[in-house]
RNA sequence: GGAGUUGGCCAGGCAGUCGCCCCGCUUGCGGGGAGGAAAGUCCGGGCUCCACAGGGCAGGGUGCCAGGUAACACCUGGGGGACGCGAGUCCAUGGAAAGUGCCACAGAAAAUAUACCGCCGGCUUCGCCUAGCAAUAGGCAGGGCGGGUAAGGGUGAAAUGGUGCGGUAAGAGCGCACCGCGCGCCUGGUAACAGGCGUGGCAGGGUAAACCCCAUCCGGAGCAAGACCAAAUAGGGGAACGAUCAUGCGGCCCGCAUGGUUCCCGGGUAGGUCGCUCGAGGUGUACGGUGACGUGCAUCCCAGAUGAAUGACUGUCCACGACAGAACCCGGCUUACCGGCCGACUCCCUUU
Numbered sequence: 001g002g003a004g005u006u007g008g009c010c011a012g013g014c015a016g017u018c019g020c021c022c023c024g025c026u027u028g029c030g031g032g033g034a035g036g037a038a039a040g041u042c043c044g045g046g047c048u049c050c051a052c053a054g055g056g057c058a059g060g061g062u063g064c065c066a067g068g069u070a071a072c073a074c075c076u077g078g079g080g081g082a083c084g085c086g087a088g089u090c091c092a093u094g095g096a097a098a099g100u101g102c103c104a105c106a107g108a109a110a111a112u113a114u115a116c117c118g119c120c121g122g123c124u125u126c127g128c129c130u131a132g133c134a135a136u137a138g139g140c141a142g143g144g145c146g147g148g149u150a151a152g153g154g155u156g157a158a159a160u161g162g163u164g165c166g167g168u169a170a171g172a173g174c175g176c177a178c179c180g181c182g183c184g185c186c187u188g189g190u191a192a193c194a195g196g197c198g199u200g201g202c203a204g205g206g207u208a209a210a211c212c213c214c215a216u217c218c219g220g221a222g223c224a225a226g227a228c229c230a231a232a233u234a235g236g237g238g239a240a241c242g243a244u245c246a247u248g249c250g251g252c253c254c255g256c257a258u259g260g261u262u263c264c265c266g267g268g269u270a271g272g273u274c275g276c277u278c279g280a281g282g283u284g285u286a287c288g289g290u291g292a293c294g295u296g297c298a299u300c301c302c303a304g305a306u307g308a309a310u311g312a313c314u315g316u317c318c319a320c321g322a323c324a325g326a327a328c329c330c331g332g333c334u335u336a337c338c339g340g341c342c343g344a345c346u347c348c349c350u351u352u
Stems, first nucleotide, its partner, number of pairs: 001348010012317007020033006035323001039334002042332005047222004059218005064078005079093001080091004094213002099211002101207003116153002118149003122145004127140005161179006180202001181200008226274004236265006245259005281300008318321001
């Protein structure tokens, strides 16, 4: 100098004028006023109400190991696999010798196996050649029948361990060596796992974001949760007073019910208040830890609306400004995004 990997940060700046929402008081001043994603509402928790003895079934989530955390499907570190020269990136990454299912097309066969071409024996038939007088014998090529084989070819995303040597009629873990795999033991590691030794000729394709098995976790609804205050009108309950009246119970009597006024009580609606923002909080620093993170100290208060504020204009500067807008609150994930800055690391080339 070039190419790349990775972690983090900023998100137009400054000044003036006029407005909007919230808070405070000295009542006309002071203070605060969107984001890294406020988004998708996909996970996890706080909070609220409802339900709940305990256990099990069903259903759902998660899925290598260890740690972090309030918790997680998140994060950190490690193991394994794939890719990359490398920094590094990606992986629902438990179990396919518990069972069931599925595997298009092609292919013999997609799984208790099987055999299209081929290879190799056996039997048989026909033709030709050689020898022979002949019967016959030998050889070569073809057809048929019935076997062996899975080395090779062919199909496929995938074909019943791989390579080599031996072996065989041809072949084959049939035998052997190495690699792979299973099992047992030992060593290292908290563990996942790794390494070594021994042993077994080899269990036997793939698929578990197919059912399933195993382990583990999970009650439901959500701030329109929920709590409080509380009109007018209508209706409910109770008490007192009251015509001893009216109406109804087919005509009459008794009886019952309804009808009036005043006061009290409780429920709901409109409306209002709370929940509402001081919190698993921010910043700085010290210590512990590889790290996620934790602990201590100091310091700060940083939107809280409810038709719902966060805007408009002017000047100036530059790199000319993207995606986007709170609605109970946090921790994550994912997605969108003009451009710029900083740190760490890798590879190649050059110079000293």
A computed fold for a 352-nucleotide RNA from a Gammaproteobacteria bacterium, annotated as Bacterial RNase P class A.
It matches the Rfam family "Bacterial RNase P class A". Its family is annotated with tRNA processing, dimeric ribonuclease P complex and ribonuclease P activity in the Gene Ontology.
A source record names the gene rnpB.
The coordinates come from a structure-prediction model, not an experiment, and the mean pLDDT is 77.